RNA sequence: CUUAUCAAGAAAGGCUGAGGGAAAUGGCCCGAUGAAGCCUUGACAACCUGUCCUGCUCCGGCGAGACAAGGUGCCAAUUCCAUCUCGUCUAAGACGAGACAGAUAAG
Repeated sequence: CUUAUCAAGAAAGGCUGAGGGAAAUGGCCCGAUGAAGCCUUGACAACCUGUCCUGCUCCGGCGAGACAAGGUGCCAAUUCCAUCUCGUCUAAGACGAGACAGAUAAG
């Protein structure tokens, strides 16, 4: 940079000790009944991977399903919510769609 996904799912122990929820602003939360970080174990999920099965095919491939869990990932709250644009509802505000940003996987 490209593509795909982001409303589901899943915690215990040890060390440590005050912050954390990506960044900015605003909110709202979590936190001494222990935040973040590190380690161990366990779980969750199924992107890649493997096996089986199956449909299509221009025979190069493309796809559906089942199982496993090797490589990643992940285990408060929708990616915690909003911010920019558009739409609907008279308005406050609410709801919906998209963009931006971000996360993860594969290339």